Transfer RNA from a bacterium, 71 nucleotides, folded computationally.
RNA sequence: CGGGGCGUAGUAUAGUGGCAGUAUACACGCUUUGGGAGCGUGAGGUCCGAGUUCGAUUCUCGGCGCCCCGA
Numbered sequence: 001c002g003g004g005g006c007g008u009a010g011u012a013u014a015g016u017g018g019c020a021g022u023a024u025a026c027a028c029g030c031u032u033u034g035g036g037a038g039c040g041u042g043a044g045g046u047c048c049g050a051g052u053u054c055g056a057u058u059c060u061c062g063g064c065g066c067c068c069c070g071a
Base pairs, nucleotide, nucleotide: 001070002069003068004067005066006065007064010024011023012022013021018054026042027041028040029039030038047063048062049061050060051059
């Protein structure tokens, strides 16, 4: 320098145009003498900008970051 892939909650990941979930971690409650485990409840997220669309996490373009391949 060229090509490809990925970016979603603290962490790991699913979803792929219409409601954003799961596990774990975190907070509170129940249980226990206490802790742990278990059960219940809750908070927390679509990398940034523009475009298309009635509607974008999803499609298009640009940027940023990470990974892989080639030179």

Rfam family: tRNA. Rfam classes the family as a transfer RNA.